[in-house]
RNA sequence: AUAGGCGAUAGGCAUAACCGUCGAAAGACGGCGACGCAAAGCUUCCGGUCCGAAGUGCGCGCUGCGCAGGAUAGCGGGGUUGCCGGC
Repeated sequence: AUAGGCGAUAGGCAUAACCGUCGAAAGACGGCGACGCAAAGCUUCCGGUCCGAAGUGCGCGCUGCGCAGGAUAGCGGGGUUGCCGGC
C1' cells in the first nucleotide's frame, strides 16, 4: 500500500402513521412513534423536486402555461461546526 474478516466507547438525530396548531398549498411546529442516518448538526450559494391563494405575463367561455414568492438541509453538491478511534 492492497484485499478480506472481526470489532468498539459515550451518546445523538427521528421516517411513515396518528393527535393538535398554523398555512391557499407544498409544508412547518408540538406530542406520540421509529424507518433509517457517521453529520439525517447548522446554512438556500448552485442544481433538482414540490406548492404556487392573492400578485404578475401570455392564453382564455372555464380549465391552463410561465414568472415572482414559498417549501424541501431525511434529493444531490458547496460552506461551516461537532463526536469516537487510530496514526